[in-house]
């Protein structure tokens, strides 16, 4: 700290995808032990069972029971009941909640506050009940009803009154409604219990504290404007209610207000916070364990008792669910701790104990605490240990691999020797945690020591690049893998397995998810000319931002001080568990926070000024700026009229159209409507759109000079609001031209288009609409600074002059060139895209989409805002090198033109395609087709049919064998190979008397293995072809470029040539070019076989000769081009052989070699026949014609290159020829050895012939075993087609085409075809315009497999997602209407009612009335649930429809990329 992936290749610019780290985790494979964490994220889904809050007999009465005691009595224990305290704590859950809920500072002069502490006073004296208990009753039951009798620390009056409290007056003190002090009136209290008799504990009224809470405030933290208005208790005021307290918190009345682009209200999302992860930080993301606060408690609603609840294990009402019921009514509430059960990828045990910590209640002893403390399960996470240590090479076997030598596993193992640290396994000891008198769950744990024995303990992932870390098999685009590029089509380091190598290691790996890498939202830290991105253009409200100089004040800023930012957590530090995680102290750091003090440069407020910014005022100036009237010529078309006659018009060519009813042309009058030629300019104005005859009028708005005026009045600019090209729309004109739709004609395969010929809408005019455009400089306004040079439009100065130009200088505008700077380049460059600033608008990978649904806008067309789902890895930008162009520009080439001959028609001969066939072997597109094949009757032969061997026809090695071996006649059988037979009968080396022995050859068995013309030329090798004998191609080392690349190699000449010259950031240098090399031409000189001779000729060896060497011109004094001379030969003389770098996966596995794959009694190998020679056609090169520059006949003459001993072969002879017979000479400059086209005579006379020779028949002849399929030549004899051959196509520039023969290789034997070689021997070339190919410069590009290249749409098929759709089905919040439980407040009065207070009676404690008061009923407000409406806002869903997205090889056609064939 990066890196992978767009391209041949570069840079950019920009997604996407990996490397880290994290986690309440799942899943797969694997598992040893402690130790500390931790463990329902999903259904706030339902719950069996047990437990989780109770205590106090020293409040109180009765009850049971024990003990003493005859009893009275005293003593103890246990309780259902009534009172008190407590069940508001502690535990659990995140459903709701976007809110004063939380945080964080503040406030309370608007408040409470049981138990605890401090403090002051007090506790006196009566009085009626009631539960439990007893009787009776209802009930199935929970459970209720009546009658009787008791107690208190339960209730309720009297007294008292330090104190409180309220009202009233006075004083002091506050920032304020208020505090405090003092005087007066009123009003207001208690409980006992125990005792060791001292007191404890309690009560009551009060004041302080301490902790806890209510309430109010500033600020702070999500997402959507495709939600823009919301709001009637709503925003304020007065009374009045009600709370412990303010307050519309709630009534009544009165005001009309309050909130909101700083985002109200509407919707989706969520419990806030310490803080937890990530990240260099700023920040992002999360908020589970612990710790704070809030909210809930089956769902909803309500109070009541309480200091404290609207109350998880308390009521009372509604609901939904579960249970019990004897149907009449009842019960219940794990989001406590276990635990079912369901959901789920997934998440523990119905432990053990109050020992400790803590909490209720008690005086206390104690008792209750599922809170805790603990065990238990889970590698779920973090830490620690351990699975052994040392020696141990012949580097054991084994695996895997191999070039068969080895290599690797690997000191690893196996032996040897040690050691038990941890774990195991068995023993002994044995705890801290307790404060004590006692009391330890954990726990016979943790540690500590003894013995045993290496013993009980290692796996998952990867190995193509990122990314450490290969190889072999099997698989054959299959099967699979994949985080991204991507792999897999017969050699897969990418699949699967195997060996082997890397990582981590009791874990490793996948999956999910969050930070990060990503400066990919950029405050720190980006952009907007071409990559995505400047609003078409103005004017402006809000809002941002602002010029000099001065006063104040202190909001912002900036320094200190204070308080507070809980504890845990984080960082140092220092300690305790063996270490470490874990955990103790101690210190440290964190705010956008509040409050005090203090500076005042700078913003800000604020006072007073100023002219440099703006604006105004005079004085010029220039202009297609705007609207309006008018007016003026040329052209088109039409209309009339003359003249005229047969055509016009159009187009690459036609036609279609007009025209003898007189077109077109041409005068000449006349109508009408549109645009304004020449000036005109890279010129002018104008915000942008855009404005062009001339002439009036009205009107905007620039520039220049003067330096008179105002004083910052200024910049921008979200919403708004004008304006705003064509095209379209209304509604009325108007219409000359041009001219969408639409007819015709052409073109075309087609042609709904280019092209013609008409033509309606429009185009024009008024008036209203639309609001887009490549509306562009693809560049947003202002400002202010930063070399210059040039032009050119309007001004002003100076200088000069008569003057007007010139020159100088300066504002303002429009171009062009360029410096620094800037940019990914290309490019900008005072008119910025450079320095900087303010301030708007806009961008965030491509496609889906300049689209869909919501809204606004429109008369429609439509326009404006504007997504997701799915999909891909990419899509761009700019430059580079190529190749390409129906782009250019220069050159060459027998490329075209000029020739000459032909090919294409015929017949034939040969190949090739097709087609036939058992088979018609196989290969081979320009660059394959008389090629491979320099020669298929058998063989060749590699196809077919048929028969046959099987270590094979041919090579090696091994191992055993047979002696009349090996070979090998006759004879059998076969088509023949073969397969029987087996007289005869061997070599060689050593050796012995001796074929006597050994050994090899040979042989036979047998094992290895031989062998294949069987695939793959897309696995090679070598070799070949093509561009191409074209002039390239390319290095070193400089330089330029961020780079890919380039220069050099480009220009200018000039060559056949990158040939050479000259220039020049290049300079030199290699592979091609040329030359060296070989024939050939002239010569000299040597020598020379054969030959009589060697001067000549001739062979063959060595010279010598040509160099733009010499002269004139051009050209630049070069290069080098024209011309001459002189020479056999002149300007590379003439021919060859030499093929540069690299292209075509170009041919060839069948010429040879060869990797891999296949076959093995067969795809080897042997034989016989057949076939390669088939035949409707089609193509290629050729051969022979068509004839008179000819055929025939006859005579004549003149080469060269080569072959010969299984051979050439000669005089002679036969034979009409083939050709036979015969054999001289020749291993060759000695023999074979004859040219023919020519000549010279002659015949033939233009015909299908005395052309032309096919075919056919009939006789032969040669080779060969063999010429049936299928050779060759001779004679007779037959005499087809053909009478110069369409498009189109081929060679060739001088000893060349063209025509004539001749040799040779292949070979028995076959030659129109190769390869050579003489002979005769032409024309043509103006020229580069077109054709084909090349080289070079340059230009375009979306091509880079390269134009045989890319690539668009529609339509078919498949999939997947989405829109719109009669409509259906649901969820959510509201509303407006009815009903209205329970229960607060409020009224009611005719029901009941013990204390207290009045009144009678009787008679001393009883009775009756009445009265406050309380209760029940009942009535009214308010209100869950429910119930109708009708809407609003969301979701599933839907026959059918639209488009969209993908999908190796489906149709149609060719939009676009080159001038893409109509830019």
């Nucleotide at each position: 700290a990066g890196a992978g992936u767009u391209u041949g290749a570069u840079c950019c610019u920009g997604g996407c995808u990996c490397a880290g780290g994290a986690u309440g985790a799942a899943c797969g494979c694997u598992g040893g032990c402690g130790g500390c964490g931790u463990g329902c994220c999903u259904u706030a889904u339902g719950c069996a069972u047990g437990c989780a809050a109770g205590u106090c007999g020293a409040a109180c009465g009765g009850u049971u029971u024990c003990g003493a005691g005859u009893a009275a009595u005293c003593g103890g224990a246990a309780u259902a009941g009534u009172g008190g305290c407590g069940g508001a704590c502690g535990g659990g859950u995140g459903a709701g909640u976007a809110a004063c809920a939380c945080g964080u500072a503040a406030g309370u002069a608007a408040c409470c506050u049981g138990c605890c502490c401090u403090u002051a006073a007090g506790u006196g004296g009566a009085g009626g009940a009631u539960a439990a208990c007893c009787c009776c009753g209802g009930g199935a039951g929970a459970c209720c009803g009546g009658a009787g009798c008791u107690a208190a620390u339960a209730c309720u009056g009297c007294a008292u009154g330090u104190g409180g409290a309220g009202a009233c007056a006075g004083g002091a003190c506050g920032c304020a409604u208020g505090u405090u002090c003092u005087g007066u009136c009123u009003c207001u209290a208690a409980a006992g219990c125990u005792u060791u008799c001292g007191g404890g504990c309690g009560c009551u009224u009060g004041a302080g504290g301490a902790g806890g809470g209510g309430c109010u405030u500033g600020c702070g933290g999500c997402c959507g404007a495709u939600u823009a208005g919301c709001u009637a208790g709503u925003u304020g005021g007065u009374g009045g209610g009600g709370u412990a307290a303010u307050g519309g918190c709630c009534u009544a009345c009165c005001a009309a207000g309050g909130c909101g682009a700083u985002g109200a209200u509407c919707g989706g999302u969520a419990g806030c916070u310490g803080g937890u992860u990530u990240g260099a930080g700023a920040g992002g993301a999360c908020g589970g364990u612990c710790a704070g606060c809030c909210a809930c408690a089956c769902u909803g609603g309500g109070a009541c008792u309480g200091a404290g609840a609207c109350a998880c294990g308390g009521c009372c009402c509604a609901g939904a669910c579960u249970c019990c019921u004897a149907c009449g009514g009842g019960a219940g509430g794990c989001a406590g701790c276990a635990g079912c059960a369901a959901g789920g990828a997934a998440u523990a045990u119905u432990g053990u104990g109050c020992a400790a910590u803590g909490g209720g209640c008690g005086a206390a002893a104690g008792c209750c605490u599922g809170a805790c403390a603990c065990a238990g399960c889970g590698a779920c996470g973090c830490c620690g240990c351990a699975u052994g240590g040392g020696g141990g090479a012949u580097g054991a076997a084994g695996g895997c691999u191999u070039u068969c030598g080895g290599g690797u596993u690997g000191u690893a193992a196996a032996c040897c020797c040690c050691u038990u640290u941890u774990u195991c396994u068995c023993g002994g000891g044995g705890a801290a945690g307790a404060a004590u008198a006692a009391u330890g769950a954990c726990g016979g744990u943790a540690c500590c020591u003894g013995a045993g024995g290496a013993a009980u303990a290692a796996g998952c992932c990867u190995c193509g690049g990122c990314u450490a870390a290969c190889u072999a098999c099997g698989u054959g685009c299959c099967a699979g893998c994949a985080g991204c590029c991507g792999c897999g089509g017969u050699a897969a380091u990418a699949c699967g397995u195997a060996g082997g190598a890397g990582g981590c290691g009791a874990g490793c790996g996948u999956u999910a998810u969050c930070c990060g890498g990503a400066u990919u939202u950029a405050u720190u830290g980006g952009g907007c000319g071409u990559a995505a991105a400047g609003c078409g253009g103005g004017c402006g409200c809000a809002g941002g931002c602002g010029g000099c100089c001065u006063u104040u004040c202190a909001a912002g800023u900036c320094g200190g001080a204070u308080g507070u930012a809980a504890a845990a957590u984080c960082u140092c530090c220092c300690g305790g568990c063996u270490u470490a995680a874990c955990u103790g102290g101690g210190a440290g750091g964190g705010g956008u926070c509040a409050c005090c003090c203090g500076a005042u440069a700078c913003u800000g407020a604020u006072u007073g000024g100023c002219u440099a910014g703006a604006g105004g005022g005079c004085a010029g100036c220039a202009g297609a700026g705007g609207g309006a009237g008018g007016u003026g010529g040329a052209a088109u078309u039409c209309c009339c009229g003359g003249u005229g006659u047969a055509g016009u018009g159009g187009u690459g060519a036609u036609a279609u159209g007009c025209g003898u009813a007189g077109a077109u042309a041409u005068c000449g009058g006349g109508a009408g409507g549109a645009a304004c030629a020449c000036c005109a300019g890279u010129g002018g104005c104008g915000a942008a759109g855009g404005c062009g005859g001339c002439c009036u009028c009205c009107u905007g708005g620039g520039c220049u000079g003067c330096a008179c005026c105002u004083g910052a009045c200024g910049c921008u600019g979200a919403g708004g609001c004008c304006c705003a090209a064509a095209a379209g729309c209304g509604u009325g004109g108007g219409g000359a031209g041009c001219g969408a739709a639409c007819a015709g004609g052409a073109u075309u395969a087609g042609a709904u288009a280019c092209c013609c010929u008409g033509g309606u809408a429009g185009u024009c005019c008024a008036c209203g609409c639309u609001g887009u455009a490549a509306a562009c400089g693809a560049u947003g306004g202002a400002u202010a600074c930063u070399a210059g040079g040039u032009a050119u439009g309007g001004g002003g100065a100076g200088u000069a002059u008569u003057g007007a130009c010139c020159c100088u200088c300066u504002c303002c505008g429009u171009g062009c060139c360029g410096a620094a700077g800037c940019u990914a380049a290309c490019g900008c460059u005072u008119u910025a895209a450079g320095u900087a600033u303010c301030c708007c608008g806009c961008c965030u990978g491509g496609g889906g989409a300049c689209u869909a649904c919501g809204g606004c806008c429109g008369c429609a067309a439509g326009g404006u805002u504007a997504a997701a789902a799915c999909u891909c890895a990419a899509a761009g930008g700019a430059a580079u090198u190529g190749a390409c162009g129906g782009g250019g520009g220069c050159c060459c080439g027998c490329a075209c033109a000029a020739g000459c001959a032909g090919c294409g028609g015929a017949g034939c001969g040969u190949g090739u395609g097709g087609u036939u066939u058992a088979a018609u072997u196989c290969g081979a597109u320009c660059a394959a087709c008389a090629c491979g094949a320099a020669g298929a009757a058998c063989c060749u032969u590699a196809c077919c049919a048929a028969g046959g061997c099987u270590u094979g026809a041919c090579a090696u090695g091994c191992u055993g064998g047979a002696a009349g071996u090996a070979g090998a006649a006759a004879c059998c059988u076969g088509a023949a190979a073969g397969g029987g037979g087996g007289a005869c009968g061997a070599c060689c080396u050593g050796u012995u008397g001796a074929g006597u022995c050994a050994g090899g050859a040979g042989u036979c068995a047998g094992c290895a293995c031989a062998g294949g013309u069987g695939c793959u030329g897309c696995a090679u090798g070598g070799c070949u072809g093509u561009c191409g004998u074209c002039a390239g191609c390319u290095c070193g080392u400089g330089c330029c470029g961020u780079g890919a690349g380039g220069u050099g190699u480009u220009g200018g000449g000039u060559u056949a040539a990158g040939u050479c010259c000259c220039g020049c950031a290049a300079c030199g240098a290699g592979c091609g070019c040329a030359a060296c090399c070989c024939c050939u031409g002239u010569u000299g000189c040597u020598a020379g076989u054969u030959a009589c001779u060697u001067u000549c000729u001739c062979u063959a060896g060595c010279g010598a000769g040509a160099c733009u060497g010499c002269c004139c011109c051009g050209c630049a004094a070069g290069a080098c081009g024209g011309g001459g001379a002189g020479g056999a030969a002149g300007g590379u003389g003439g021919g060859g052989a030499u093929g540069a770098c690299g292209u075509c996966a170009a041919g060839u596995c069948a010429g040879c070699a060869u990797g891999g794959c296949c076959c093995u009694u067969a795809u080897g190998c042997c034989u016989u026949g057949g076939g390669c020679u088939a035949c409707a056609c089609a193509c290629a090169g050729g051969c022979u014609a068509c004839a008179a520059u000819g055929g025939g006949u006859g005579g004549u003459a003149c080469a060269a290159u080569u072959g010969g001993u299984g051979g050439c072969a000669a005089u002679g002879g036969a034979g009409c020829g083939a050709u036979c017979c015969g054999g001289a000479g020749c291993u060759a400059a000695u023999c074979c050895u004859a040219a023919a086209a020519g000549c010279c005579a002659u015949c033939c006379u233009c015909a299908g012939u005395u052309c032309g020779g096919a075919u056919u028949g009939c006789a032969g002849g040669c080779u060969g075993a063999a010429a049936c399929u299928c050779g060759c030549c001779u004679g007779c004899a037959u005499g087809a087609a053909g009478u110069c051959g369409g498009a189109g196509u081929u060679g060739c520039u001088a000893g060349u085409a063209a025509c004539c023969g001749c040799a040779u290789a292949u070979c028995a034997g076959c030659a129109u075809g190769g390869u050579g070689c003489g002979g005769u021997g032409a024309a043509u070339a103006c020229g580069u315009u077109c054709u084909c190919g090349g080289g070079c410069c340059u230009u375009g590009u979306a091509c880079a497999c390269a134009c045989c290249g890319c690539c668009c749409g529609u339509c078919a098929c498949g999939u997947c997602a989405u829109g719109a759709a009669a409509g259906u089905c649901g969820g959510c919040a509201a509303c407006a209407c009815c009903u209205g439980a329970a229960g607060u407040c409020g009224g009611u009065g005719g029901g009941c009612u013990a204390a207290c207070c009045c009144c009678g009676g009787c008679u001393u404690g009883c009775c009756g009335g009445g009265g406050a008061g309380g209760c029940a009923g009942c009535c009214g407000c308010c209100u869950a649930c429910g119930g109708u409406g009708g809407g609003g806002c969301u979701g599933a869903u839907g026959a059918u429809u639209g488009g969209g997205a993908c999908g190796a090889a489906g149709u149609c056609g060719u939009a676009a990329c080159a001038a893409g064939g109509u830019a």
Model confidence (mean pLDDT): 83 of 100.
A computed fold for a 1463-nucleotide RNA from a metagenome, annotated as small-subunit ribosomal RNA.
Its Rfam family is "Bacterial small subunit ribosomal RNA". Gene Ontology terms of the family: ribosome and structural constituent of ribosome.